[in-house]
Context: one part of a larger RNA
Molecule: small-subunit ribosomal RNA, central domain
Organism: metagenome
RNA sequence: CUGGGCUUAAAGGGCGCGUAGGCGGGCGAGCGAGUCGGAGGUGAAAUCCCACGGCCCAACCGUGGGAGUGCCCCCGAUACUGCUCGUCUGGAGGGGGAUAGGGGCGUGCGGAACUUCCGGUGGAGCGGUGAAAUGCGUAGAUAUCGGAAGGAACACCGGUGGCGAAAGCGGCGCGCUGGAUCCCUACUGACGCUGAGGCGCGAAAGCCAGGGGAGCAAACGGGAUUAGAUACCCCGGUAGUCCUGGCCCUAAACGAUGGGUACUAGGUAGUGGACUUACAUGGGUUCACUGCCGAAGCAAAAGUGAUAAGUACCCCGCCUGCGGAGUAUGGUCGCAAGGCUGAAACUC
Numbered sequence: 001c002u003g004g005g006c007u008u009a010a011a012g013g014g015c016g017c018g019u020a021g022g023c024g025g026g027c028g029a030g031c032g033a034g035u036c037g038g039a040g041g042u043g044a045a046a047u048c049c050c051a052c053g054g055c056c057c058a059a060c061c062g063u064g065g066g067a068g069u070g071c072c073c074c075c076g077a078u079a080c081u082g083c084u085c086g087u088c089u090g091g092a093g094g095g096g097g098a099u100a101g102g103g104g105c106g107u108g109c110g111g112a113a114c115u116u117c118c119g120g121u122g123g124a125g126c127g128g129u130g131a132a133a134u135g136c137g138u139a140g141a142u143a144u145c146g147g148a149a150g151g152a153a154c155a156c157c158g159g160u161g162g163c164g165a166a167a168g169c170g171g172c173g174c175g176c177u178g179g180a181u182c183c184c185u186a187c188u189g190a191c192g193c194u195g196a197g198g199c200g201c202g203a204a205a206g207c208c209a210g211g212g213g214a215g216c217a218a219a220c221g222g223g224a225u226u227a228g229a230u231a232c233c234c235c236g237g238u239a240g241u242c243c244u245g246g247c248c249c250u251a252a253a254c255g256a257u258g259g260g261u262a263c264u265a266g267g268u269a270g271u272g273g274a275c276u277u278a279c280a281u282g283g284g285u286u287c288a289c290u291g292c293c294g295a296a297g298c299a300a301a302a303g304u305g306a307u308a309a310g311u312a313c314c315c316c317g318c319c320u321g322c323g324g325a326g327u328a329u330g331g332u333c334g335c336a337a338g339g340c341u342g343a344a345a346c347u348c
Stems, first nucleotide, its partner, number of pairs: 004319003007302002012316001014201004021194003025088007033081002035077004040072003048066007091191001092188002094185006103177007110154001114150008125136002162169002206247006215241002220236004258315006266293012297304002321348001323346001330341004
C1' cells in the first nucleotide's frame, strides 16, 4: 500500500411495522471518557536483534546494549468521536387548502352471456374433429320466441395508464377507512435512517367447519390417436374454483436488482398538481410519479445509465466448487400436507 462479492456466474430476506443495537444535521459552551503528546513504573530469566569476547571456525557459550509493538499511573492538548447544557431550521414531523386513484372493508343495485326449468313454433337431426366416434335427439333435441330461477365474472372505456409495502386491486351507487401528491404556512425543533430477535400481512394450490354450486374443471369414466397412449384431441364429470369463520405461509413471491440520503450530460413520451405566458388544440417554469433512447462512468459481456448496475456514506439480509441435499438428524411450528432452521460421510 492492498485487503472479495450478491441483475443473468454461488448469493437480496415475499412484504411491512418495529425492539435491542449500529449510524446520525448547523452553531456555541462545559467536561476530557475515546484520541494525541510528554514523564514515570512495570514488561523475570532464557529466547530474539545488535556489538564485543571465549572454545582453531561454526553450532554453542559469556558480557553489554536494544527490542519486548502491552498494561498502570501522573502531567498536558481539545480538532474529531463521546457525554452534559444552551440555541438554530435546510432533515423529520405538524397545521391549513386542494387534487388524482381498479388502495382496503361493508352494503345495495345493474345489464350481457351461460346453464337449467316451464310454455309456444317446428319436425330430424344436433354436436364434435385432421377425420371420426363416444355423447344428445321422434319420450320431439339442435334452431327460434316468451317466461322463471341460479351462480360466477364484469366486454367496450383500457393505455409501456392509475393505486397499493408486497401479495395484489377493474360494472354502478352508498357508508366506513388507509396512504400519496401539490400549494401555502407565522407551528414543533433532530423528534432522523436502518433494523438481529419479535409482531403483522402474504397469489395459487391445500386443510377444518358450515353454506353455495351456473360455467369451468385435477381425479375418474368413455370415444379417438398410437406399436403402446396411464397424454396431447373429443364426449362426460367429482373435489375445487364462490361465500362465512379458522388454518396453511409457499412461488420464476422477479426489476431474478434490500432500505435510506446526497451528488453526477442530454433527448423524448405519459400520469397528477402548482405557477406563468394571455386566447393558442399552444408555449415556458417547477414538484411528484411512470416509460423509452442515450453522454460519461460502470460491467466478463449482455447491458445499465438521475427509477444506476455511476460516485460516496449508514444499516440489515445473504454467498464461499459440483453432486450428495434443501436430504438426514435435532429443534420448532402445523389438524394434515408440510413449513422454518439445516449437516456429514462419500464423490468428482